[in-house]
The RNA shown here (Glycine riboswitch aptamer) has 98 nucleotides and comes from Croceibacterium xixiisoli.
The source organism's lineage runs through Bacteria, Pseudomonadota, Alphaproteobacteria, Sphingomonadales and Croceibacterium.
The prediction has a mean pLDDT of 82.

RNA sequence: GGGCGUAUCGUGGGAGAGCUCACAUGUCCUGCCGGGCAUGUGGCGCCGAAGGAGCAACCGCCCCGGAAUCUCUCAGGCAAAAGGACCGCGAUACGGUU
Numbered sequence: 001g002g003g004c005g006u007a008u009c010g011u012g013g014g015a016g017a018g019c020u021c022a023c024a025u026g027u028c029c030u031g032c033c034g035g036g037c038a039u040g041u042g043g044c045g046c047c048g049a050a051g052g053a054g055c056a057a058c059c060g061c062c063c064c065g066g067a068a069u070c071u072c073u074c075a076g077g078c079a080a081a082a083g084g085a086c087c088g089c090g091a092u093a094c095g096g097u098u
Base pairs, nucleotide, nucleotide: 001098002097004095005094006093007092008091009090010089011088012087013086018044020043021042022041023040024039025038026037027036028035029034045078046077047076051074052072053071054070058066059065060064
C1' cells in the first nucleotide's frame, strides 16, 4: 500500500397492494345544480422490503442468549411524489490479514 469486515455519509438501482366508499372542512371551475383537488374522521378490501413482534434451521461464552428475505400485520403502505429491506460504486474512520 492492496484484496477483506463493520459503521457513517454521498450516489445509482429498488417490489407489492383500491387514483376505494361515505361524511365534514377548505379551495377552484361558475353565481346555482353539479364536478375537480387537498386535509381530517369513519368503513370495507388488500400489501410487506422502514420500524416492531413470533417461530425456527443454525450458531455461541450452551444457565441461557443471538438469529431470516419465513410468519403476524401493532405501526407503515395501496396513482404520482416521498419512503423503502437489499444490492452496486465512491469517500472517511476503526478493525483484521498479508